[in-house]
RNA sequence: AUGAUUAUACGGGGAGAGAACGCAUCACUGCGUCGCCGAAGGAGCAAGUAAUUAUUUAUGAAUCUCUCAGGCAAAUGGACUCGUAUAGGACG
Numbered sequence: 001a002u003g004a005u006u007a008u009a010c011g012g013g014g015a016g017a018g019a020a021c022g023c024a025u026c027a028c029u030g031c032g033u034c035g036c037c038g039a040a041g042g043a044g045c046a047a048g049u050a051a052u053u054a055u056u057u058a059u060g061a062a063u064c065u066c067u068c069a070g071g072c073a074a075a076u077g078g079a080c081u082c083g084u085a086u087a088g089g090a091c092g
Stems, first nucleotide, its partner, number of pairs: 006087008018034001020033005035072003041068001042066003048059004
């Protein structure tokens, strides 16, 4: 001195689904009633692998599945993604 995976910060993009109904309430919110969404988080699993001889055990991913949580006008949030900067130092 090239500056990968990755991490952090800032900025941009970012879907889905009832502004549901009743009471108190403009909304937020509280209580109750149903109906829905999946891309915060959470949970579950295949092939395979390992151990072991049993229809066994362990491990095993997600944007898949479940909807606990969260969400269903706007706002907030939002997996993921782009840019910049910093850290780092694979590779050359």
Glycine riboswitch aptamer from Psychrobacillus sp. BL-248-WT-3, 92 nucleotides, folded computationally. The coordinates come from a structure-prediction model, not an experiment, and the mean pLDDT is 84. The RNAcentral record of the sequence draws on Rfam. Taxonomically the source falls in Psychrobacillus (Bacteria, Bacillota, Bacilli, Bacillaceae).